A computed fold for a 101-nucleotide RNA, annotated as Glycine riboswitch aptamer. The prediction has a mean pLDDT of 80. The sequence was found by an Rfam model in a public genome assembly.
[in-house]
RNA sequence: CAAGGCGAUGCGGGAGAGCCCAGCCUAGCCGAAAGCUAGGCAUGGCGCCGACGGAGCAACCACCCCCGGAAACUCUCAGGCACAAUCACCGCAUCGUUGGA
Numbered sequence: 001c002a003a004g005g006c007g008a009u010g011c012g013g014g015a016g017a018g019c020c021c022a023g024c025c026u027a028g029c030c031g032a033a034a035g036c037u038a039g040g041c042a043u044g045g046c047g048c049c050g051a052c053g054g055a056g057c058a059a060c061c062a063c064c065c066c067c068g069g070a071a072a073c074u075c076u077c078a079g080g081c082a083c084a085a086u087c088a089c090c091g092c093a094u095c096g097u098u099g100g101a
Base pairs, nucleotide, nucleotide: 004098005097006096007095008094009093010092011091012090013089018046020045021044022043023041024040025039026038027037028036029035047081048080049079053077054075055074056073060069061068
């Protein structure tokens, strides 16, 4: 002291699934009621998603045995289902650490 590994930060990319139905509130249309449109709600209902988190099993690893580690698979508890946000993962940069050609 290089490449590489790990972590953090920043930037860029980054999916999926009802902006469904009902109720209530606000505003507008309308002569009143009724009805319609738009927005909102920590409301109720059913349907759905899976790449934050969580849980489960497994190939595999480890082990005398037991115990253990383990997914982008599975389950949907939480979360989400216009846009937005979140977001595994990928790339680049910086910092720290490891490493020692």